A computed fold for a 348-nucleotide part of an RNA from a Balneolaceae bacterium, annotated as large-subunit ribosomal RNA, domain IV. The RNAcentral record of the full RNA draws on ENA. Taxonomically the source falls in Balneolaceae (Bacteria, Balneolota, Balneolia, Balneolales).
[in-house]
Context: one part of a larger RNA
């Protein structure tokens, strides 16, 4: 001095990033329980009283019985009495609430630093698939799909319910069209080019040899012209991918601007939300809690840079989630103290 456990006056979170760890609570029966709500729930909400031992009463059952009554179980919670600090006397054995995030939920997950707000899910909504289905794996055969058949199957997003899901097809992407424009192997009339039997010519050692033209064969080059899908082009489509403006003025205090003016744009954000798991300025203003509050609750809108199935906005229940406050409760602390038991340390 360190691990592990018990206790601790008075205070009671003052500790800390944070109530981390500890301390409360805990059982069974009666009693009683709010807001909200999908009417099931919340809820064991909360929030209280009982609980050991003797003796007596009711009330109901079985067994024995000489009918006197014996013995032995249950309820029931009325009466009376004992003990202790303490009667679920040990052991086992939820702490509560209140208010906002995200996710509806129960569920999955980083085996061995995450457990989650991430995956998932039911829902919905799109595409794409007529069966030798689409898709997937194999080089084939084959085989999953499927011994299924559009209420099936495969992908993709969304993510319970509830109200709801605006506006843009100009860019990409899909779908659909086929007039015209481009457009490849390919095929092609005809160009030209290469080789040479031939011929012409020069020279010869008389065996030939150089030079030029060059036919038909076989090869090279180009090549009008034909020649699909795609592209271009023309529609369609956003719960495809994606996107949803600026300036200037203008009311009889100011201030603001319903309102007009102009330029761009495919088309200028609708509902709804908003300093938010988005707000930089910022610890924005206001209002609540607190003596005191960068956080937290409600509000305003100046949204640097929310917004509608890369979903908006609500929402009872549920969460080893996250944030905030409130009671209880405690050696977290004020601030330490004791005590057990193991190591340390010392000697063998």
């Nucleotide at each position: 001095u360190c691990g592990u456990g018990g206790c601790u006056a008075a205070g009671g979170a003052a500790c800390u990033c944070g109530g981390c760890a500890a301390a409360u609570u805990a059982g069974a029966u009666c009693c009683g329980u709010a807001a909200c709500u999908u009417c099931g729930g919340g809820a064991g909400a909360a929030g209280g009283a009982u609980c050991c031992c003797c003796g007596c009463g009711g009330c109901u059952g079985c067994c024995c019985u000489u009918c006197g009554g014996g013995g032995u179980g249950g309820c029931c919670g009325g009466c009376g009495g004992g003990c202790g600090c303490a009667g679920u006397g040990a052991c086992c054995a939820g702490g509560u609430c209140c208010a906002a995030u995200c996710g509806a939920c129960u569920g999955u997950u980083u085996a061995a630093c995450a457990a989650a707000a991430a995956c998932a899910c039911a829902u919905g909504c799109c595409u794409c698939u007529g069966c030798u289905a689409a898709g997937u794996c194999g080089c084939a055969a084959g085989a999953c799909g499927a011994u299924g058949u559009a209420u099936a199957g495969g992908g993709g997003c969304u993510g319970a319910c509830a109200c709801c899901u605006g506006c843009c097809c100009g860019g990409u992407g899909c779908u659909g069209g086929a007039a015209g424009g481009u457009u490849a192997a390919g095929g092609a009339a005809g160009c030209u080019u290469g080789u040479u039997a031939a011929u012409g010519u020069c020279c010869u050692u008389c065996g030939g040899g150089g030079c030029a033209u060059g036919a038909a064969g076989c090869g090279g080059g180009c090549g009008a012209c034909u020649g699909a899908a795609g592209c271009c082009c023309c529609a369609g489509u956003a719960a495809a991918c994606g996107g949803c403006g600026g300036c200037c003025g203008u009311a009889a205090c100011u201030a603001u601007a319903a309102c007009g003016g102009u330029c761009c744009u495919a088309a200028g954000g609708u509902a709804g939300c908003g300093a938010a798991a988005u707000u930089c300025c910022u610890u924005g203003u206001c209002g609540g809690g607190u003596a005191a509050g960068u956080u937290c609750c409600g509000a305003c809108c100046u949204g640097c840079a929310c917004g509608a199935a890369u979903g908006g906005u609500g929402c009872a229940a549920c969460g080893a989630a996250u944030u905030g406050g409130a009671c209880g409760c405690u050696g977290u602390c004020u601030c330490g103290g004791c005590c057990a038991c193991g190591a340390g340390c010392u000697c063998g």
Its mean pLDDT, the model's own confidence on a scale to 100, is 86.